A computed fold for a 349-nucleotide part of an RNA from an uncultured bacterium, annotated as small-subunit ribosomal RNA, central domain.
[in-house]
Context: one part of a larger RNA
RNA sequence: CUGGGCGUAAAGGGCCGGUAGGUGGCUUUAUAAGUCGGUUGUCAAAUACCUAUGCUCAACGUGGGAGAGGCGACCGAUACUGUAGAGCUUGAGUAGAGGAUGGGAUGAUGGAAUACCCGGUGUAGGGGUGAAAUCUGUUGAUAUCGGGUAGAACACCGAUGGCGAAAGCGAUCAUCUAGCCUCAUACUGACACUCAACAGCGAAAGCCAGGGGAGCGAACGGGAUUAGAUACCCCGGUAGUCCUGGCCAUAAACGAUGCAUGCUAGGUAUUGGCACCGCGUUGGUGCUGGUACCGCAGCUAACGCGUUAAGCAUGCCGCCUGGGGAGUAUGCUCGCAAGAGUGAAACUC
Numbered sequence: 001c002u003g004g005g006c007g008u009a010a011a012g013g014g015c016c017g018g019u020a021g022g023u024g025g026c027u028u029u030a031u032a033a034g035u036c037g038g039u040u041g042u043c044a045a046a047u048a049c050c051u052a053u054g055c056u057c058a059a060c061g062u063g064g065g066a067g068a069g070g071c072g073a074c075c076g077a078u079a080c081u082g083u084a085g086a087g088c089u090u091g092a093g094u095a096g097a098g099g100a101u102g103g104g105a106u107g108a109u110g111g112a113a114u115a116c117c118c119g120g121u122g123u124a125g126g127g128g129u130g131a132a133a134u135c136u137g138u139u140g141a142u143a144u145c146g147g148g149u150a151g152a153a154c155a156c157c158g159a160u161g162g163c164g165a166a167a168g169c170g171a172u173c174a175u176c177u178a179g180c181c182u183c184a185u186a187c188u189g190a191c192a193c194u195c196a197a198c199a200g201c202g203a204a205a206g207c208c209a210g211g212g213g214a215g216c217g218a219a220c221g222g223g224a225u226u227a228g229a230u231a232c233c234c235c236g237g238u239a240g241u242c243c244u245g246g247c248c249a250u251a252a253a254c255g256a257u258g259c260a261u262g263c264u265a266g267g268u269a270u271u272g273g274c275a276c277c278g279c280g281u282u283g284g285u286g287c288u289g290g291u292a293c294c295g296c297a298g299c300u301a302a303c304g305c306g307u308u309a310a311g312c313a314u315g316c317c318g319c320c321u322g323g324g325g326a327g328u329a330u331g332c333u334c335g336c337a338a339g340a341g342u343g344a345a346a347c348u349c
Stems, first nucleotide, its partner, number of pairs: 003321004007303002012317001014201002017198001021194003025088007033081002035077009049065006091191001092188004096183004103177007110154001114150008125136002162169002206247006215241002220236004258316006266294012298305002322349003331342004
């Protein structure tokens, strides 16, 4: 390399859009490029193979010969693929009517809690811990009542639940906006699937500029603990956490499971829609889209998966090929930087 693989052994790209490319529904006509058959030319000789024969055998030599295969030409076949034409509706899409939703963006509003400030009541403690101390309090704290200010997050509902491509999304209301599901008809007529390159999105932390700063809190200071304690516990506390604009592009970015399509026993629960039945009320039945659990066949090294497959198949992409060295070095690209992407070898077991 052929091959074999990718839930947990090495291996699914963090996610989406999408160009080239690859692949592509049903019927029919033409063509004959791929494909298949035949004929023919050619592929020097030698070698190799078969056979006969010559050296006493063999090696070696000599004579004769077949088959397969490659390329070209010609003749033919037309199932499949391609190409061209015509048509179809099941794939895909559009129109209509309903529906669910923490999907996204912007603005406004609300209550609880916390902290601080002002005032009242009130007096010696409060706080914290395993126990303490640092800390705080007679300049009146803690507690309690009234008032004000600020920032951040939205208890209950809340779920095994919903939405989103993923990251992710949860107070309420309004505006703008994306996707999805159901129902019945009409329309277009394969318009499809996947996807190197490319573009976009992308938690947290981090970076730049300007705001903001209640609580929490890397760093840092102090108190303890301890043999020590650069920790765990306690008292403080700066960046940060929040907002606006711009970078960064990584995560156990996980279902550790790429996307699409078809097929292959069931049962239970839940969520969205529709239809039918029923004293139209609790319910029952059926169809359909999700989310979970159990489980047949099958698969699996086992664990387990099991119509939401890790089963049976097809198409396309990504990736793996012993451990360490190493996600390192080097080069290149990107970045303000931090660093990211790509990514070896020597050597060693």